A computed fold for a 516-nucleotide part of an RNA from an uncultured bacterium, annotated as small-subunit ribosomal RNA, 5' domain. The prediction has a mean pLDDT of 84.
Context: one part of a larger RNA
RNA sequence: GAUGAACGCUGGCGGCGUGCCUAACACAUGCAAGUCGAACGAGAUGCGUAUCGGAAAGCUUCGGCCGGAAGAUACGUUAUCUAGUGGCGGACGGGUGAGUAACACGUGGGUAACCUGCCUUAUGGAGGGGGAUAACAGAGAGAAAUCACUGCUAAUACCGCAUAAGCACACAGUACCGCAUGGUACAGGGUGAAAAGAUUUAUCGCCAUAAGAUGGACCCGCGUCUGAUUAGCCAGUUGGCAGGGUAAAAGCCUACCAAAGCAACGAUCAGUAGCCGAUCUGAGAGGAUGACCGGCCACAUUGGGACUGAGACACGGCCCAAACUCCUACGGGAGGCAGCAGUGGGGAAUAUUGCACAAUGGGGGAAACCCUGAUGCAGCGACGCCGCGUGAGUGAAGAAGUAUUUCGGUAUGUAAAGCUCUAUCAGCAGGGAAGAUAAUGACAGUACCUGACUAAGAAGCCCCGGCUAACUACGUGCCUGCAGCCGCGAUAAUACGUAGGGGGCAAGCGUUAUCC
Numbered sequence: 001g002a003u004g005a006a007c008g009c010u011g012g013c014g015g016c017g018u019g020c021c022u023a024a025c026a027c028a029u030g031c032a033a034g035u036c037g038a039a040c041g042a043g044a045u046g047c048g049u050a051u052c053g054g055a056a057a058g059c060u061u062c063g064g065c066c067g068g069a070a071g072a073u074a075c076g077u078u079a080u081c082u083a084g085u086g087g088c089g090g091a092c093g094g095g096u097g098a099g100u101a102a103c104a105c106g107u108g109g110g111u112a113a114c115c116u117g118c119c120u121u122a123u124g125g126a127g128g129g130g131g132a133u134a135a136c137a138g139a140g141a142g143a144a145a146u147c148a149c150u151g152c153u154a155a156u157a158c159c160g161c162a163u164a165a166g167c168a169c170a171c172a173g174u175a176c177c178g179c180a181u182g183g184u185a186c187a188g189g190g191u192g193a194a195a196a197g198a199u200u201u202a203u204c205g206c207c208a209u210a211a212g213a214u215g216g217a218c219c220c221g222c223g224u225c226u227g228a229u230u231a232g233c234c235a236g237u238u239g240g241c242a243g244g245g246u247a248a249a250a251g252c253c254u255a256c257c258a259a260a261g262c263a264a265c266g267a268u269c270a271g272u273a274g275c276c277g278a279u280c281u282g283a284g285a286g287g288a289u290g291a292c293c294g295g296c297c298a299c300a301u302u303g304g305g306a307c308u309g310a311g312a313c314a315c316g317g318c319c320c321a322a323a324c325u326c327c328u329a330c331g332g333g334a335g336g337c338a339g340c341a342g343u344g345g346g347g348a349a350u351a352u353u354g355c356a357c358a359a360u361g362g363g364g365g366a367a368a369c370c371c372u373g374a375u376g377c378a379g380c381g382a383c384g385c386c387g388c389g390u391g392a393g394u395g396a397a398g399a400a401g402u403a404u405u406u407c408g409g410u411a412u413g414u415a416a417a418g419c420u421c422u423a424u425c426a427g428c429a430g431g432g433a434a435g436a437u438a439a440u441g442a443c444a445g446u447a448c449c450u451g452a453c454u455a456a457g458a459a460g461c462c463c464c465g466g467c468u469a470a471c472u473a474c475g476u477g478c479c480u481g482c483a484g485c486c487g488c489g490a491u492a493a494u495a496c497g498u499a500g501g502g503g504g505c506a507a508g509c510g511u512u513a514u515c516c
Stems, first nucleotide, its partner, number of pairs: 001515003005512005012388006018381002020346001025344003029341003034088003039085002042082004046077007058065002095299003104224008114216002119212007127161001129159002136151003140147002167192003171188001173186005197204003225271003232262002237259004242254003274296004278289004301322005324335004352378001354377003360374001361372004391421004401412004425457001428451004435443001460505005465486003471500005481488002
């Protein structure tokens, strides 16, 4: 000098930041991922029209007349809602640092060994059919979770057929390039594979191919903690060949063959640890750290596995096993805060079960819009940095009080009082934004402005032997005690305790811990 700090004493205001470093311990409750009716069929509620229906009121010569509500049925509907089929998104965003000493990260290259939904550009295409199924209805099992049977129905759900410029596969050919396995281009005939419609009629979609963009995958050079009181390690191990596998190279996997491969330039083993941009310190070289913010990685109660998909081996998806918790009618089920709040626990120690989608961004949608604990804000904490205030001028009877004294005085001290002013902050009253505009403001009646008002509401902490700025008195008497080091205290202690005075810093001041 620094800190994600803690502790002691003290504490006025504001701005910007920041806040579980420990138990990757266990979690009550609420919320954190939905959306689309312009893909689809149902159902419910509205609304409109038509038909049926006939109530109340009114008139009455008591016979009726008039009137047209409720309700029912059918049709329509650019209305609303519900579950379901279907599409897109739940692989982003958010959290944590357990594991990992590794192509994990950083940096520089490579892929003649690769994939890429949505987006952009370009070219070509969309013909004609089929069978189901959820919802729903009926009946059934179960405490529930849920399951199963029969019947009906739709689609941009599913499946054939046709078509194929271009594409894929094998075949043989030419030209060029490459050290090479090989790559690129061109033309040939053969085989194979596509599609979906919707509406408000202007668009949005669908299929194939090529290119781009974006994102990802893999490989390689170099670099990245400690220990030799860890010296040998390894059998899919090292290489080949064949096959499989993948988006793709590869012992990635399998069979066979060979016996290799790594290592004192530290293999293997053990310990520790997420890595970096950066942060702190230092004149630098270095050393230490990796909170917040940004990039990458890994993980989601523990272990394993795949499914779907452009993308996961998937935090708020599925299956299995384990531990734990909960429900149960004992047959069986449900759950996963290292999301935001919050609870218990651990700890020296770390906040609200807040407001809003107004802005920025994200998902869905043609849009309106819906969702968004991302985010924007507010709340709490002197935890940090910065700014401001706690008054200014004048005022000698050098007041009183207090301390000291050689009793004369000296100090506190212009300090106070008194007098004259001012109003930053806080408080009161009135007005009141920008941020966002076509409209929409959580923040917020906030910031800010104006007015009136009172010096009122706002100073402490540590130290005073030397290092080290700052001294006297009393008490104590190797006691009580102090102390970072030297050391102080045994009767005049500037070193202990108290007081007066003084020094330093100041809404803080000291102490402890850690780093340079």